[in-house]
RNA sequence: AGUGAGAAUUGCCAAACCUGUUGUGAAGCAGGGACGGAAAGCCACGGGUCUCAAAUCUAUUGAGAUAGCCGGGUUGCCUUU
Numbered sequence: 001a002g003u004g005a006g007a008a009u010u011g012c013c014a015a016a017c018c019u020g021u022u023g024u025g026a027a028g029c030a031g032g033g034a035c036g037g038a039a040a041g042c043c044a045c046g047g048g049u050c051u052c053a054a055a056u057c058u059a060u061u062g063a064g065a066u067a068g069c070c071g072g073g074u075u076g077c078c079u080u081u
Stems, first nucleotide, its partner, number of pairs: 004080003012037002017032006035068001041074003045071003048066007
């Protein structure tokens, strides 16, 4: 430096729910909280799901959200092969 694994170790993140706040909304942010996670770090490239708007002869288009839905890209800690 690369690669596979995740028993232990140092730590890390934080679901649901509650409070406040932003948004038409999906949902986001902050605090509490802890279901879980070996990338539950980051990225909206592909698919899925969700929201809004238009349109309309029943199917489509655009914008947005979701990375803890899946795949992919990229970066990283510890131990060990």
c-di-GMP-I riboswitch aptamer from Sulfurovum sp., 81 nucleotides, folded computationally. NCBI's taxonomy places the organism under Bacteria, Pseudomonadati, Campylobacterota, Sulfurovaceae, Sulfurovum. The prediction has a mean pLDDT of 84.